The RNA shown here (c-di-GMP-I riboswitch aptamer) has 85 nucleotides and comes from Neobacillus kokaensis. Its mean pLDDT, the model's own confidence on a scale to 100, is 85. The source organism's lineage runs through Bacteria, Bacillati, Bacillota, Caryophanales and Neobacillus.
C1' cells in the first nucleotide's frame, strides 16, 4: 500500500411522525424532527426485486392487464473517510 474488518476520533447523512408545495397514485422536495446508517455516498438510459396504476386494452360492468411513472434507507455493481484489535 491492498484486502477484509469495525474499536476510537472528526466530520456527514436522516426513518416515523408534524407541516407546505408538487402529482392520478406511488412517492418527490422545502422546514421540523432522530429510527438508524461504514457507503444511508453515485448509478433506476447497469442487471434483479419491491410500490403505484394515469394514458391505454379487455371486461360478465365489478375489476383485470397496463411503467412510459416511482424506490438504491432491498441485494448487486460502482467510486470513497479514518485505523485500534
Nucleotide at each position: 500500500c491492498g484486502u477484509a474488518c469495525g474499536a476510537a476520533a472528526u466530520g456527514g447523512c436522516a426513518a416515523a411522525c408534524c407541516u407546505a408545495u408538487u402529482g392520478a397514485a406511488a412517492a418527490a422536495u422545502g422546514g421540523g424532527g432522530a429510527c438508524g446508517c461504514a457507503a444511508a455516498g453515485c448509478u433506476a438510459u447497469a442487471g434483479g426485486g419491491g410500490c403505484u396504476a394515469a394514458a391505454g386494452u379487455c371486461u360478465u360492468c365489478u375489476g383485470a392487464c397496463g411503467a412510459u411513472g416511482c424506490u438504491c434507507g432491498c441485494c448487486u455493481g460502482u467510486u470513497a473517510u479514518c485505523g485500534a484489535a